The RNA shown here (Glycine riboswitch aptamer) has 108 nucleotides and comes from a Bacillota bacterium. The model forms 90% of the base pairs in the Rfam consensus. Rfam family: Glycine riboswitch aptamer. For this family Rfam cites "A glycine-dependent riboswitch that uses cooperative binding to control gene expression" (Mandal et al., Science, 2004). Gene Ontology term of the family: glycine biosynthetic process. Its mean pLDDT, the model's own confidence on a scale to 100, is 78.
RNA sequence: AUGAGACUAGUAGGAGAGGGCUGGAAAACCGGACGCCGAAGGAGAAAAUCCCUUGUGAUCGCUUAUCAAGGGGAGAAACUCUCAGGCAAACGAACUACUAGAUGACGA
Numbered sequence: 001a002u003g004a005g006a007c008u009a010g011u012a013g014g015a016g017a018g019g020g021c022u023g024g025a026a027a028a029c030c031g032g033a034c035g036c037c038g039a040a041g042g043a044g045a046a047a048a049u050c051c052c053u054u055g056u057g058a059u060c061g062c063u064u065a066u067c068a069a070g071g072g073g074a075g076a077a078a079c080u081c082u083c084a085g086g087c088a089a090a091c092g093a094a095c096u097a098c099u100a101g102a103u104g105a106c107g108a
Stems, first nucleotide, its partner, number of pairs: 005103001007101007018034001021032004035087003041083001042081003049074006056068004
């Protein structure tokens, strides 16, 4: 369920940072040396909480086990990193809204 959430497409909105220097004929492009940005993508990990383990401590105990502590794992973003991407415009752009499609409670 008169459809959550996520997915696809379209429409609208959508920030930041050198249109710097230099080589190539060359703005875009391909290189070099620097300076920067964070909102494609990617990566990192906090507490709560959950799981595993250890016989270290306490308790109980026929075997068991319970609690604590130690160790390990899981655990988020618009935070952080700056690999990638980007630094006039254009393109792109997380995210938001609307429309349509396809799913259907895994969720909010």